Transfer RNA from a Saprospiraceae bacterium, 75 nucleotides, folded computationally. Its Rfam family is "tRNA". The family's RNA type in Rfam is transfer RNA. Taxonomically the source falls in Saprospiraceae (Bacteria, Pseudomonadati, Bacteroidota, Saprospirales).
[in-house]
RNA sequence: GACAGUGUAGUUCAACGGUAGAGCAGGGGAUUGUCUAUCCUCAAGUUGCGGGUUCGAAUCCCGUCAUUGUCGCCA
Numbered sequence: 001g002a003c004a005g006u007g008u009a010g011u012u013c014a015a016c017g018g019u020a021g022a023g024c025a026g027g028g029g030a031u032u033g034u035c036u037a038u039c040c041u042c043a044a045g046u047u048g049c050g051g052g053u054u055c056g057a058a059u060c061c062c063g064u065c066a067u068u069g070u071c072g073c074c075a
Base pairs, nucleotide, nucleotide: 001071002070003069004068005067006066007065010024011023012022013021018055026042027041028040029039030038048064049063050062051061052060
């Protein structure tokens, strides 16, 4: 440099173009003599970034950044 994959909550991951969600972690509560466990509840999001298409985009298109892999180039 070329091609391909990945990027969504603190973390690991979902989500036919139609309300952005779950597990874990965190806050509060219930239960318990206490702890653990269990249960209920709350909070947490520029869906990497910038544009485009669309009534509507995490999703489709273009550009770009980061990262991983394969191949290649120079030395």